[in-house]
The part of an RNA shown here (small-subunit ribosomal RNA, 3' major domain) has 480 nucleotides and comes from an uncultured archaeon.
The RNAcentral record of the full RNA draws on ENA, Greengenes and SILVA.
Its Rfam family is "Archaeal small subunit ribosomal RNA". Rfam 15.1 lists 709 matches to the family in 491 species.
Model confidence (mean pLDDT): 81 of 100.

Context: one part of a larger RNA
RNA sequence: UGGCGGGGGAGCACCACAAGGGGUGGAGCCUGCGGUUUAAUUGGACUCAACGCCGGGAAGCUCACCUGGACAGACAGCCAAAUGAGAGCCAGGCUGAAGACCUUGCUCGAUGAGCUGAGAGGAGGUGCAUGGCCGUCGUCAGCUCGUGCCGUGAGGUGUCCUGUUAAGUCAGGCAACGAGCGAGACCCGGGCCAACAGUUACCAGCGGGCCCCAUUGGGGCGCCGGGAACACUGUUGGGACUGCCACAGAGGAAUGUGGAUGAAGGACCGGGCCACGGCAGGUCAGUAUGCCCCGAUAGUCCAGGGCUACACGCGGGCUACAAUGGUGCGGACAGUGGGUAACCAACCCCGAAAGGGGCCGGUAAUCUCUAAACCGCAUCGCAGUUGGGAUUGAGGGCUGCAACUCGCCCUCAUGAACUUGGAAUCCCUAGUAACGGCGCGUCAACAUCACGCCGUGAAUACGUCCCUGCUCCUUGCACA
Repeated sequence: UGGCGGGGGAGCACCACAAGGGGUGGAGCCUGCGGUUUAAUUGGACUCAACGCCGGGAAGCUCACCUGGACAGACAGCCAAAUGAGAGCCAGGCUGAAGACCUUGCUCGAUGAGCUGAGAGGAGGUGCAUGGCCGUCGUCAGCUCGUGCCGUGAGGUGUCCUGUUAAGUCAGGCAACGAGCGAGACCCGGGCCAACAGUUACCAGCGGGCCCCAUUGGGGCGCCGGGAACACUGUUGGGACUGCCACAGAGGAAUGUGGAUGAAGGACCGGGCCACGGCAGGUCAGUAUGCCCCGAUAGUCCAGGGCUACACGCGGGCUACAAUGGUGCGGACAGUGGGUAACCAACCCCGAAAGGGGCCGGUAAUCUCUAAACCGCAUCGCAGUUGGGAUUGAGGGCUGCAACUCGCCCUCAUGAACUUGGAAUCCCUAGUAACGGCGCGUCAACAUCACGCCGUGAAUACGUCCCUGCUCCUUGCACA
């Protein structure tokens, strides 16, 4: 100087507690991991910070694993070679399939892995040789420098104290005075207003057209002229600064508490960015790369299998255990986004459905993919049930060379566990949690996953340091 302490003080955090809401831990299934098994069940990652992670949803490919088969040596030297190097092939055998090999021969005609070196290639090793990237401490507020001063020196001071802040944020004091990186500012999105713009978006008022009820008349359709009102989309600007008022802070400052105005109030809300460094953290299997190793195999290709095994243990999820519900019929309202021929497909027809056949439009604010919870009516009446859907049987469909190992969907039948889950444990403070669906990535096919989107929409703190941890000051230390 740091680190540590079941030392002290001050402050802070729903990856802490308290007050609450919803789960996990029990069940079935999905998925990852361990273990066991296996010819192989390829490998990595192991507290937070491994375990729906490696964008890792593996039928082939992927693929690194196993079984079987086949193929490949640039270049140099030696050696062989027209007494034929090497290559090709009908038929038969062998074979999963092969002139790959074997039998019999035929055709072409100059190079040849036989040896030594040396290569190509390697998802072979080393993340404890590395680059790069990432995780984490860190939802932290710290880390330093110049000059001066103090100390023989390591070093200290500044960076401390008091108040304050989300903050080493700011104010006051002080042998310090200043400065840099970080915090903040900055950048993006959302919320309010205005101006401008107006197609593919919009239609209030005006004129026309079409359709319906039709009785003067009423209703519907942006379809056309037109309009720039409204909405929307986009661009540019405005708006919030503790600016105003009161109180507290010593009568002063930073600041705090309350109020007014306002769409928004004290960081308005959400995100991006994220210091000096530590963890020999993770990745040689994304790529790059040192060294080591293999080099006729540890290289390359093909067929089949495996990664999908199953007495078990663990993590993360999905679906439930029902009446705030299930089922049937009818009715309403989104936003992200995606789509050109192997795509999105209106609409029509066939089918009980999955799906099939045709086809308008769409290179897209133009066409198209599009909600569910919700609302109304009916029914069920607390039951292992009209709850729950596992499992299994049968039939059918889709993708794809190919669904046996091992895909998804539909229909009928079957209807298991499960009646709210021990110890323990996770997430969350507002458009949040919870609930509901939708899009998209992967993708031929397959989503209970990841990343997003909108709809419905709470309860409870406005505190504390008791638990778990973090920051600062101080103290002890047999630690570095």